A computed fold for a 66-nucleotide RNA from a chicken gut metagenome, annotated as transfer RNA. The prediction has a mean pLDDT of 80.
RNA sequence: GGUAUGGCUUAGCUGGUUAAAGCGUCGGAUUGUGGUCCCGAAGAUCGUGGGUUCGAUCCCCACUAC
Numbered sequence: 001g002g003u004a005u006g007g008c009u010u011a012g013c014u015g016g017u018u019a020a021a022g023c024g025u026c027g028g029a030u031u032g033u034g035g036u037c038c039c040g041a042a043g044a045u046c047g048u049g050g051g052u053u054c055g056a057u058c059c060c061c062a063c064u065a066c
Stems, first nucleotide, its partner, number of pairs: 002066003007023004016054001025041004047063005
């Protein structure tokens, strides 16, 4: 100096209400069974603690891990 966001891999535009996708997991449909394909669902207090702001994944500081 860089990175840290569901179990894994990544998005997130200059701060604006509800954090998105693929894979995986679970349920259903299909199938003689399984797989493929299709439908649906759950799952992230955004590394931790503070600060700024009406409002922070986003800006500032410290710390932790790599």